Source information:
RNAcentral holds the sequence, with entries from ENA and MGnify. A computed fold for a 74-nucleotide RNA from an Anaerolineae bacterium, annotated as transfer RNA. Rfam family: tRNA. It is annotated as a transfer RNA. Lineage of the source: Bacteria > Bacillati > Chloroflexota > Anaerolineae.
RNA sequence: CGGGGCAUAGCGCAGUUUGGUAGCGCGCACGGUUCGGGUCCGUGAGGUCUGCGGUUCAAAUCCGCAUGCCCCGA
Numbered sequence: 001c002g003g004g005g006c007a008u009a010g011c012g013c014a015g016u017u018u019g020g021u022a023g024c025g026c027g028c029a030c031g032g033u034u035c036g037g038g039u040c041c042g043u044g045a046g047g048u049c050u051g052c053g054g055u056u057c058a059a060a061u062c063c064g065c066a067u068g069c070c071c072c073g074a
Stems, first nucleotide, its partner, number of pairs: 001073007010026004020057001028044005050066005
C1' cells in the first nucleotide's frame, strides 16, 4: 500500500440474510429455600448497538466516510 473480517449490558456472544418492542449465558442487586453458606428457584437493575452523516414513516440492520482491533497478500 491492496483485500477481507470484527465493534451490541461489567465479561462472552446472538440478533443484520428478510429494516418494525434490543435479547441469551455468566456476573451483579433483592427475595425464597438453609441454622448459615453453596446449589437451586423467582424478580429486578444495567445499552444513546464504535463515531459522524445519508436513505426511509421507521435503521443495531441499508449506503458513505472515519476510528480501533484481527487476518491475508505485496

The same sequence occurs in records of 4 taxa.